[in-house]
RNA sequence: GCUCCCGUCGUUCAAUGGAUAGGACAGCUCCCUCCGAAGGAGCAAAUGCAGGUUCGAUUCCUGCCGAGAGCA
Numbered sequence: 001g002c003u004c005c006c007g008u009c010g011u012u013c014a015a016u017g018g019a020u021a022g023g024a025c026a027g028c029u030c031c032c033u034c035c036g037a038a039g040g041a042g043c044a045a046a047u048g049c050a051g052g053u054u055c056g057a058u059u060c061c062u063g064c065c066g067a068g069a070g071c072a
Base pairs, nucleotide, nucleotide: 001071002070003069004068006066007065010025011024012023013022018055027043028042029041030040031039048064049063050062051061052060
C1' cells in the first nucleotide's frame, strides 16, 4: 500500500428494515438470614463519529476514527 472482518450498557454476547434495543456476569436497593454466602424480587445502564437512502436504520450506502486478520 491492497483486500476482508469487527465496533451495541462496566464486561461479554443477542437483535439483519417496524417493538419499550434483550440476556448473562458485575453494580445498587429490597426480601430471606443471628450475620454473611447462596437464593428471590426490583432498579439503573449501551447502538464509535458525520452524512445519505427509507414512511421507518443497530441493521442498507459513503466518508472518517479505532481494533483485528490476510497479501505484498
Transfer RNA from Parcubacteria bacterium C7867-001, 72 nucleotides, folded computationally. The RNAcentral record of the sequence draws on ENA. Rfam family: tRNA. Gene Ontology term of the family: triplet codon-amino acid adaptor activity.